[in-house]
Context: one part of a larger RNA
Molecule: small-subunit ribosomal RNA, 5' domain
Organism: uncultured bacterium
RNA sequence: GAACGAACGCUGGCGGCGUGGAUUAGGCAUGCAAGUCGAACGAUCCCGCAAGGGAUAGUGGCGAAAGGGUGCGUAACACGUGGGCAAUCUGCCCCCGAAACGGGAAUAACUUCGGGAAACCGAAGCUAAUACCUGAUGACACCGAGCUGCCGCAUGGUGGCACGGUGAAAGGCGUCCGCAAGGGUGCCGAUCGGGGAUGAGCCCGCGGCCUAUCAGCUAGUUGGUGAGGUAACGGCCCACCAAGGCGAUGACGGGUAGCCGGCCUGAGAGGGUGGUCGGCCACAUUGGGACUGAGACACUGCCCAGACUCCUACGGGAGGCUGCAGUCGAGGAUCUUCCGCAAUGGGGGAAACCCUGACGGAGCGACGCCGCGUGGAGGAUGAAGGCCUUCGGGUCGUAAACUCCUGUCAGUCUGGAAGAAAAUCUGCAGCAAUGUGGAUUGACCGUACAGGCAGAGGAAGCUCCGGCUAACUCCGUGCCAGCAGCCGCGGUAAUACGGAGGGAGCGAGCGUUGUUC
Numbered sequence: 001g002a003a004c005g006a007a008c009g010c011u012g013g014c015g016g017c018g019u020g021g022a023u024u025a026g027g028c029a030u031g032c033a034a035g036u037c038g039a040a041c042g043a044u045c046c047c048g049c050a051a052g053g054g055a056u057a058g059u060g061g062c063g064a065a066a067g068g069g070u071g072c073g074u075a076a077c078a079c080g081u082g083g084g085c086a087a088u089c090u091g092c093c094c095c096c097g098a099a100a101c102g103g104g105a106a107u108a109a110c111u112u113c114g115g116g117a118a119a120c121c122g123a124a125g126c127u128a129a130u131a132c133c134u135g136a137u138g139a140c141a142c143c144g145a146g147c148u149g150c151c152g153c154a155u156g157g158u159g160g161c162a163c164g165g166u167g168a169a170a171g172g173c174g175u176c177c178g179c180a181a182g183g184g185u186g187c188c189g190a191u192c193g194g195g196g197a198u199g200a201g202c203c204c205g206c207g208g209c210c211u212a213u214c215a216g217c218u219a220g221u222u223g224g225u226g227a228g229g230u231a232a233c234g235g236c237c238c239a240c241c242a243a244g245g246c247g248a249u250g251a252c253g254g255g256u257a258g259c260c261g262g263c264c265u266g267a268g269a270g271g272g273u274g275g276u277c278g279g280c281c282a283c284a285u286u287g288g289g290a291c292u293g294a295g296a297c298a299c300u301g302c303c304c305a306g307a308c309u310c311c312u313a314c315g316g317g318a319g320g321c322u323g324c325a326g327u328c329g330a331g332g333a334u335c336u337u338c339c340g341c342a343a344u345g346g347g348g349g350a351a352a353c354c355c356u357g358a359c360g361g362a363g364c365g366a367c368g369c370c371g372c373g374u375g376g377a378g379g380a381u382g383a384a385g386g387c388c389u390u391c392g393g394g395u396c397g398u399a400a401a402c403u404c405c406u407g408u409c410a411g412u413c414u415g416g417a418a419g420a421a422a423a424u425c426u427g428c429a430g431c432a433a434u435g436u437g438g439a440u441u442g443a444c445c446g447u448a449c450a451g452g453c454a455g456a457g458g459a460a461g462c463u464c465c466g467g468c469u470a471a472c473u474c475c476g477u478g479c480c481a482g483c484a485g486c487c488g489c490g491g492u493a494a495u496a497c498g499g500a501g502g503g504a505g506c507g508a509g510c511g512u513u514g515u516u517c
Base pairs, nucleotide, nucleotide: 001517002516003515004514006513007512008511009510010509013372014371015370016369017368018367019365020364026328027327028326030325031324032323035062036061037060040059041058043056044055045054046053047052069283070282071281079207080206081205082204083203084202085201088200089199093196094195095194096193097192098191101135102134103133104132110125111124112123113122114121115120140167141166142165143164144163146161147160148159149158150157151156171188172187173186174185175184176183177182209255210254211253216246217245218244221243222242223241224240225239226238228236258280259279260278261277262273263272264271265270285306286305287304288303289302308319309318310317311316336362338361339360340359344358345356346355347354348353375405376404377403378402385396386395387394388393409458411453412452413451414450415449419444422441423440424439425438426437427436428435429434461506462505463504464503465502466487467486468485472501473500474499475498476497482489483488
């Protein structure tokens, strides 16, 4: 000098864009943060004369593994980078192929009892399904053994033919024909298989902290065989066998730490750092465990154990803000218990729509960066007053007063957006997809912006002035009181302490402290 998620002191007009719990991963009152589908299903209730419409506790489906938070742990294939999987999985989505025939038994809701303070639970009886079970069919997939083509990278990969075995499914809504039964058709959904896309898992090369006052470490340890397990390779797990494996190119131990894109600094090399934003990882009161599922060992799921808090009728129960706000505590220190789903995105739904503290916004804080203003021109007898003085004067100083103007910002009045693309509704066209016209939907917001009005009116401080370093005199003090980044000042004329006048510098800031280069 530059920088900061800063803090502290003095001061403080406006706006834009950013940014804000760095400490106790300490404890948490309260509200909200994940639901949705009645076009899967039975049932109940409401409106209606009916047709029909609406509500939803339960069964069922999809979602809840995303989004959001934090940095505890982790020195590790965790991360970065480059590869490998001939050792793998992938719901929803896209493309292609095949196929959807038949049957059955339950159960919640509900009813009736019963238990309990509650949380809730039990028994009997009834009922539906896109819930559950089962038979059939099998292009196909998998398994077994046979023949065979091609290829590779060791295990091997990829095809063809025929044989045997195993394995599927669900319906809903609209519309048309029909008296009905039933049938046709459109959309959505369901099944089996192939491919894609996306996401994930595993393996490897290389790379990035300190410590040798840590020198030896290791028993599932290193390898093999077999078996198990997994989507999958593997000592991942187990039995048996062998005795290996790692290490001064630093094993093992200890300390510290999430990693990166980046960010800061620097001419660069380098050094420092990893907050906001983005990618990956890890965690969710502490420890352990599995269940469900395409996906979890699952932040607002389950079980067990611990600590803690709460309720209790003492028998027993309930809870988990490292989500958004908010609160206490600790701290030098870090915000509103705000508005809205209008936009973007996500979940569900055929859709309308519902949900969304993601997000979009507003609020608070000079925390940072940037912009603007606090007026402009004229104005000397150089007023008054302050300070200095060699008492002549000098200086504050065109500064003020005064005159003439201007009108940013703030104030007030009027007008007033863009963000709305689309989607939906509706008219028309079309079998439909869709096209075209009209209508509706804005939290921010009566905001931005524009125009009018008034009026210099409401808006300047902070640090420094011995040298480094830009800026000097007077008074007070008298090695006192004090200053100080370094050198050093102060013991009676102190440009260094304190005040004043003056000056220098920066300016809605200025200084100090801390930290990095």